[in-house]
């Protein structure tokens, strides 16, 4: 230099045009003499920029960050 992948809650791992969800974690509660464990609740995200759409986390595009191939 040239090519390809990826980027979503503190952490992972889905999702696919139409009001983003699990598991872990964390706060709260039930239960226990305390606690563990279990259950029940709650918590909190689409990298930035533009563009296309009625309407984008999805498409398209520049970037920034990472990973991997080529030279």
């Nucleotide at each position: 230099g040239g090519g390809g992948g990826a980027u979503u809650c503190g952490u992972u791992c889905a999702g696919u045009g139409g009001c983003a969800g699990g598991a872990c974690g964390g706060c709260g509660g039930u239960c226990u003499c305390c606690a563990a464990a279990a259950c029940c609740g709650c918590u909190a995200a689409c990298g930035u920029g533009g563009g296309u759409u009625c309407g984008a986390u999805u498409c398209c595009u520049a970037c920034a960050u990472c990973c991997c191939c080529c030279g």
Transfer RNA from a Candidatus Yanofskybacteria bacterium, 71 nucleotides, folded computationally. The sequence was found in a public genome assembly. The prediction has a mean pLDDT of 81. Rfam family: tRNA. Rfam classes the family as a transfer RNA. NCBI's taxonomy places the organism under Bacteria, Bacteria candidate phyla, Candidatus Yanofskyibacteriota.